[in-house]
RNA sequence: GCGGAGGGCUGGAUGACCGCGUGGCUUCGUGCCGCGAGGAAAGUCCGGACUCCAUAAGGUGACGGUGCCGGGUAACGCCCGGCGGGGGCAACCCCAGGGAAAGCGCCACAGAGAACAGACCGCCCGCAAACUGCGGGUAAGGGUGAAACGGUGGAGUAAGAGCCCACCGGGGGGCUGGCAACAGUCCCCGCAUGGCAAGCCCCACCGGGAGCAAUGCCGAAUAGGGACCGCGCGCGGCGCAAGCUGCAGGGCUACCUUGCCCCAGCAGGUCCGGGUAGGCAGCUAGAUCCGGCUGGCAACAGCCGGGCCAGAGGAAUGGUCAUCCCGUUUCGGGGCAACCCGACAGACAGAAUCCGGCUUACAGGCCCUUCGCGCAG
Numbered sequence: 001g002c003g004g005a006g007g008g009c010u011g012g013a014u015g016a017c018c019g020c021g022u023g024g025c026u027u028c029g030u031g032c033c034g035c036g037a038g039g040a041a042a043g044u045c046c047g048g049a050c051u052c053c054a055u056a057a058g059g060u061g062a063c064g065g066u067g068c069c070g071g072g073u074a075a076c077g078c079c080c081g082g083c084g085g086g087g088g089c090a091a092c093c094c095c096a097g098g099g100a101a102a103g104c105g106c107c108a109c110a111g112a113g114a115a116c117a118g119a120c121c122g123c124c125c126g127c128a129a130a131c132u133g134c135g136g137g138u139a140a141g142g143g144u145g146a147a148a149c150g151g152u153g154g155a156g157u158a159a160g161a162g163c164c165c166a167c168c169g170g171g172g173g174g175c176u177g178g179c180a181a182c183a184g185u186c187c188c189c190g191c192a193u194g195g196c197a198a199g200c201c202c203c204a205c206c207g208g209g210a211g212c213a214a215u216g217c218c219g220a221a222u223a224g225g226g227a228c229c230g231c232g233c234g235c236g237g238c239g240c241a242a243g244c245u246g247c248a249g250g251g252c253u254a255c256c257u258u259g260c261c262c263c264a265g266c267a268g269g270u271c272c273g274g275g276u277a278g279g280c281a282g283c284u285a286g287a288u289c290c291g292g293c294u295g296g297c298a299a300c301a302g303c304c305g306g307g308c309c310a311g312a313g314g315a316a317u318g319g320u321c322a323u324c325c326c327g328u329u330u331c332g333g334g335g336c337a338a339c340c341c342g343a344c345a346g347a348c349a350g351a352a353u354c355c356g357g358c359u360u361a362c363a364g365g366c367c368c369u370u371c372g373c374g375c376a377g
Base pairs, nucleotide, nucleotide: 001373002372003371004370005369006368007367008366009365010364012324013323014322015321016320017319018318020036021035022034023033024032025031038348042359043358045357046356047355048354049353050211051210052209053208056258057257058256059255060254063207064206065205066204067203068082069081070080071079072078083097084095085094086093087092098202099201103200104199105196106195107194120142121141122138123137124136125135126134127133150168151167152166153165154164169191170189171188172187173186174185175184176183177182215281216280217279218278225272226271227270228269229268234247235246236245237244238243249262250261251260252259288307289306290305291304292303293302294301295300325346327344328343331342332341333340334339
């Protein structure tokens, strides 16, 4: 200097005037003070806080989710660190990463043959022998295919074949290291031999349902509306009585057990119709932000100090002027250059209960770390 890889920040600023939303103060005058969209606010894909069902617990089943090991976290399908596999010269990146010897299913076409299959060409042997044909052996070579029943080399054979041997691969076992996934090493066995489980399935672990239009309070209004179904309306105990309570029955629940509630002086369910379009709360002090120290490879945790950064309710932060900044080497002009003047121009995109993630979009600019190639010293 060129080409890559990983991570981070920013993505306009200032002043004046006019105009918005909100919190607080208030002399009650919109007078004063403060604050006012994002890294993704998007997607609604995960996990929660919170609210209600409801006061649940345990077990079984269905359904759904995750899927190597260890750690982090409130939790997760997320993050960190490792292991194994794949890609890349490398820095690095990717993996829907348990099980194919429980079972079922699929692998089109081509091809001889696609799972314990198979002989088209070929090779070898025998008969015949002009062409060529018949019989036997073979699966090393060629072909078809995404994939052909282990690979390379040797020995052996009529030609071949794990038939045999070495190594690799596969299966089993021991030892060492590691919390572990795994790795290394040694021994034994010619060896159970394709793929797909992001096909069904098996295994391990996890999971109640709805959602701020949740929910609560106040006020108001209508028609304390109409029709139908319906278990039970029982048996006891204590008590003068009031009342309490056991069993049976019903509900919480797909089922069971425990528990709780209703009923014991009667639970519940279905359909039709009418009213409520109001106000207040929920509503922003948080699993919060910044800085430092300690521990840890890290994610992160602990301690100390400091800060408060929208809360609308059809939805606010805008307009004008001026100056500056970033950018346009190939927008024009000047200049040896640095640069100057003019012109143009500044991405993706708007909170709505709130957090932790993931995914997607993003003009331009800057910073840190790192790999490869080339050159110079």